RNAcentral holds the full RNA, with entries from ENA.
This is a predicted structure of a 528-nucleotide part of an RNA (small-subunit ribosomal RNA, 5' domain) from an uncultured prokaryote.
It matches the Rfam family "Bacterial small subunit ribosomal RNA".
Its mean pLDDT, the model's own confidence on a scale to 100, is 87.
Context: one part of a larger RNA
Order: sequence, then structure tokens, then C1' cells
RNA sequence: GAUUGAACGCUGGCGGCAUGCUUAACACAUGCAAGUCGAACGGCAGCGCGGGGAGCUUGCUCCCUGGCGGCGAGUGGCGGACGGGGGAGUAACGCGUGGGAAUCUACCUUAUAGUGGGGGACAACCCGAGGAAACUCAGGCUAAUACCGCAUACGCCCUAUGGGGGAAAGCAGGGGAUCUUCGGACCUUGCGCUAUUAGAUGAGCCCGCGUCGGAUUAGCUUGUUGGUGAGGUAAUGGCUCACCAAGGCGACGAUCCGUAGCUGGUCUGAGAGGAUGAUCAGCCACACUGGGACUGAGACACGGCCCAGACUCCUACGGGAGGCAGCAGUGGGGAAUAUUGGACAAUGGGCGCAAGCCUGAUCCAGCAAUACCGCGUGUGUGAAGAAGGCCUUAGGGUUGUAAAGCACUUUUAUGAGUGAAGAAGGCUUAAUAGUUAAUACCUAUUGAGAUUGACGGUAACUCACGAAUAAGCACCGGCUAACUCCGUGCCAGCAGCCGCGGUAAUACGGAGGGUGCAAGCGUUAAUC
Repeated sequence: GAUUGAACGCUGGCGGCAUGCUUAACACAUGCAAGUCGAACGGCAGCGCGGGGAGCUUGCUCCCUGGCGGCGAGUGGCGGACGGGGGAGUAACGCGUGGGAAUCUACCUUAUAGUGGGGGACAACCCGAGGAAACUCAGGCUAAUACCGCAUACGCCCUAUGGGGGAAAGCAGGGGAUCUUCGGACCUUGCGCUAUUAGAUGAGCCCGCGUCGGAUUAGCUUGUUGGUGAGGUAAUGGCUCACCAAGGCGACGAUCCGUAGCUGGUCUGAGAGGAUGAUCAGCCACACUGGGACUGAGACACGGCCCAGACUCCUACGGGAGGCAGCAGUGGGGAAUAUUGGACAAUGGGCGCAAGCCUGAUCCAGCAAUACCGCGUGUGUGAAGAAGGCCUUAGGGUUGUAAAGCACUUUUAUGAGUGAAGAAGGCUUAAUAGUUAAUACCUAUUGAGAUUGACGGUAACUCACGAAUAAGCACCGGCUAACUCCGUGCCAGCAGCCGCGGUAAUACGGAGGGUGCAAGCGUUAAUC
């Protein structure tokens, strides 16, 4: 000199943009943060509509009714493995980079073939029992895209090449003939379902090289190193096991100890390098502590389960409940770090045919000069060089064109008015094309209509008003830009280094003046 996720002191007008618990991976009250689908299913608690009945106050109350819109709870599907968080652990194939072969991959895309016919349950519900509660148990009824056989098998899997094994589910819209038990069959369209194929995406595994300090850590290792066989896995492999051999690593630093998430990057520097790893992005590991598996395409799963432990809470003492390193917020720790805010309008995600629902992701707003950038606090004129202050050799000098005065301007602030962009879509309707037996339905394109904004009446613009609403901080001995007076008298004090102060202190304290920066200025800490 540059820099910072900074803090502290004094001061503080506005806007834009970014950032904001670096400490206790300490403990957490409260609310919210993952749901959705009735176009899979049986149903129907609540709400609304329709129908029926009763009471009457004549437009209200009550009862019945799944008929309709819908829908709590339940079965079922998909999603809760993403998104969000903090960095405890980890010196490791963890990360970075470059390769590799023995693998899996829901949803999506491509291609081929199919989607036939049956069965038995379990919730909900009803009924009963236990319990303080959490909840649990027994009996009975029932549906399905839940579950299980049978049939079929181009391709698929196993194989001794003879053969053997294995699937599925329906739902919704529309409809001219024909059939009909008037439910529908049937046809067609869309969404699904099953098997296999290729892809895309994602993930698992292996290897070369690189990746902090300590030798006042020199030896380490028995599933250890290799082989054969088996088991296990999606897959290779001592991954595991049986047997066999006795290997393997190490001064090119093994082992041990300490420290640490890694990277793109960031800061600095002419560079080489040094330091660092906040925000943003990629990877990893973690989710009260330790262990375990289940489900699933995917987890050994932050807001799932089981066991153990510590802690907190409830209890009828028998037993139960919980996990903010999600967003806010509280206590605590600390020099120190924000709102228990708004909205799904946009972007994205989950579910759904869709409408839509959910989304503390996200977008916004709030707080903080925390950082950066921009703007302003007036402009011109004005010598009687006013008054006052300070200094003085008492003549004067300086503050100083500074002020006042005169003439202007109106950024900003304040008040009033106008007022965007961020909106693409979705819905209704019409035309055309595709599909089709069809002018239905559905899909695509085009047109028309009424609409969708949290921010926010925000940004921006216009008008009004009046210099009006807006300057401080540090320093002035040398380094280092800037000097005098008074007070003090080795005292009080200053100080980054040298050093000042013991009666004229440009070095302490005050004042006047000056210098430097400026909505900041200085100090402290840290890095180059």
C1' cells in the first nucleotide's frame, strides 16, 4: 500500500447493489418447512346443492336420503433418497485430474410383442374388550391399478443343447350400425399396465498422478499378502468363509501423533509465490450420541422404523412422547452477526388428464454505513477586508469572499398527481389439420373474448415549495502533508519507531489556525 463475513470509538442525509453466529455439531418454547391423486378403490364423517318428511314464527329449525358437487378418515399409487442446512468426522481413491471394466438406473425417449381367464383375503365400517394416555386386542362384512394362482411367451432367463422357467390392470371421454339381462357388450381416443430392446440421465466400483506439520514417532501388519474353491453383491475384489503358501508395507518416511472437509475460486503480488476455502457452484461426509436393518429403481434414510445411551417433557407410577446442523424465533456462549414478515405473481420441484393443491426452495419486503458504487449538504456575485475569535513588535496580521447583503438554481428530503416492465400461460369460444366408421371426444396450429402481480400505487415521470431538510473524524516533533498562544512542570500525560514532559513543551491538556480524508473517519485484529 492492498484486502476483510470484521469488531470497537466518535459521527451520520439519500439511493442502488451485495453481504450478515467466523464463538457452543450448546440446549431449545411456539408456528410453519412434503405432500398429492375421487380419471385406482370401498365408502361417506363434515360442508354445499337437489329430493322427501315433521314442527311451525312462512322462511327458519330438525330428521331422512351418496342422487349430485365434492371429501375427513381408510385401502392403493407416485413422491417423502430431490430441494434446504451446518462442516462434527475424514490425511482417505475423500477431493482434483486423467483413464478403466465386472455393473444397476423409477420417471422420460426409441423399437417390438402383449394386456385372456379365475381365486382368496385385509383395512375402512359394525360390534365387543383392555388402557390414565400413547395405543392395542378379539369377532363379523367388503372393494380395488392391493395380493395370489392358471393360460399364453416374438423377444428374455437357465441349460448337460435333450429341455426347463417366467408377465400383465384397469380407468376416463365420445359414439353410427348390431346385440342386450338396459348395467353394458362392441368400436374408437387418451392415460395407464406387462415383457424385452436401444438411448438419455443418475449412481456404484477399480487404477496412474497430485493433495498439511512432526523422526524429541523407526519399525508396522495375521484376513495380514497371495493362491484354490465356495458364499455374498447390481457388479470386481479377503468383501466373507474353508484350505494352502508366508507373504505385504517402510528413510522415495511405513506406523504413530497433531491439525484439517476437498475443489472451482478468493486476497495479495510485476510475476514466481505466499495466505485462504464466507457468500455462489461441483464433490464428500453428517443429521441428539452409538449401532442395525426394513421398504424401495434409488437410503442403511435431517422433519421414516428398531435397539442402546445421555437429556427434556407427560403419567393414574403400570407406561409413554421428543430431537431446529430447515425458516423465523428463545436462552446460553461471545468483541460480534437480522423479522416468530408477504406471496406462490415469476423461476423451479412433487402429485394430478386437467383445473389445481403443496412448496420458509424461490421471489420479495423488514433490520444493520457491514462492504462496494453513485448523489447531495448549494451556485454566482460580494472589501466597509464588518463584528466576534486568535495572534501581535500594538502599527497591524489572520480567520476571510468566509459571513452578511444581492441575484439564481431545486438534485435530495417533503406534499400532490400520472404510472410501467417483470405475464409466459391457464380458461371460454371459433376455424383449420391430424386421429377415427364419425361432423363426437382428444391432440396440434391460428384467431377472438374475459382474465392472472407478493413486491406495490413500487420504479420512472410531472407539478408545488423554499437555501430551504443534510458534516464529521483523525492528525499537525521527525518518518509524514500541516504552527502559534495559554495551562502543566519527569507531575498529569503521550507514544507505531526514534522518543517527548524536571518553568517559555510546534511531542502532554485546551484554544485559534492549518493538513488529510469525507457519510464517513480513526483504532484494534488478521493476510499478502